This is a predicted structure of a 124-nucleotide RNA (FMN riboswitch aptamer (RFN element)) from uncultured Parolsenella sp. Its Rfam family is "FMN riboswitch aptamer (RFN element)". Rfam 15.1 lists 6,230 matches to the family in 5,120 species. From the family's description: The RFN element is a highly conserved domain that is found frequently in the 5'-untranslated regions of prokaryotic mRNAs that encode for flavin mononucleotide (FMN) biosynthesis and transport proteins. Taxonomically the source falls in Parolsenella (Bacteria, Bacillati, Coriobacteriia, Coriobacteriales). The sequence is in RNAcentral, with records from MGnify.
[in-house]
RNA sequence: UUUCAGGGCGGGGUGAGAUUCCCCACUGGCGGUAACCGCAGGAGAUGCGGAAGCCCGCAACCCGCGAAUACGCGGCCGACCCGGUGAGAGUCCGGGGCCAACGGUACAGUCCGGAUGGAAGAAA
Numbered sequence: 001u002u003u004c005a006g007g008g009c010g011g012g013g014u015g016a017g018a019u020u021c022c023c024c025a026c027u028g029g030c031g032g033u034a035a036c037c038g039c040a041g042g043a044g045a046u047g048c049g050g051a052a053g054c055c056c057g058c059a060a061c062c063c064g065c066g067a068a069u070a071c072g073c074g075g076c077c078g079a080c081c082c083g084g085u086g087a088g089a090g091u092c093c094g095g096g097g098c099c100a101a102c103g104g105u106a107c108a109g110u111c112c113g114g115a116u117g118g119a120a121g122a123a124a
Stems, first nucleotide, its partner, number of pairs: 001124004010024004025110002027100002029058004036050005053098002062075005080096005102113003
């Protein structure tokens, strides 16, 4: 510098009206770590690759200030327990839970919109 960089409402119920309520269902951005998995290896050495929504960190959204929609600085920034194995589990195995910006609309993680936007970052 260029390119890329988010998934999900299907069925039923109530109702004048709901993908918004109720029952069942479905989804999981980016980096790190990882006792798991795969490959190589004589090997439990070692190496390479993959692996967490709720462990650590980041982005977006949102808020404030700066003449301020685009820039800068600052702030805010969701959610996990129990059992098992083990030297060790926040990551493995089993079970049960929980979380998901703002505006719109019958109350929205899943619809529409800001957004043909921005960006953690990835690749060349």